[in-house]
The RNA shown here (c-di-GMP-I riboswitch aptamer) has 68 nucleotides and comes from a soil metagenome. Of the family's consensus pairs, 95% are formed in the model. Model confidence (mean pLDDT): 88 of 100. The sequence is in RNAcentral, with records from MGnify.
RNA sequence: GCAAACCCGGCGCGAGCUGGGGACGCAAAGCUAGAGGUCUCACGCACUGUGAGAUAGCUCGGUUGCCA
Numbered sequence: 001g002c003a004a005a006c007c008c009g010g011c012g013c014g015a016g017c018u019g020g021g022g023a024c025g026c027a028a029a030g031c032u033a034g035a036g037g038u039c040u041c042a043c044g045c046a047c048u049g050u051g052a053g054a055u056a057g058c059u060c061g062g063u064u065g066c067c068a
Base pairs, nucleotide, nucleotide: 001026002025006021007020008019009018010017011016024057030063031062032061034060035059036058037055038054039053040052041051042050043049
């Protein structure tokens, strides 16, 4: 410096996002959806998938980066 869970307001069919409160934690808990995972919606249900979306505080990657 950031801010989990939880609470209140708003947005979304939903996963979830966002403003405020609040702190579990975090050198990158900054940014990024490229790959994988997980989740949502729609389609299909022989194939056990396909498409769209969400999640970066799930893993890997890219990029910027404090003090010592």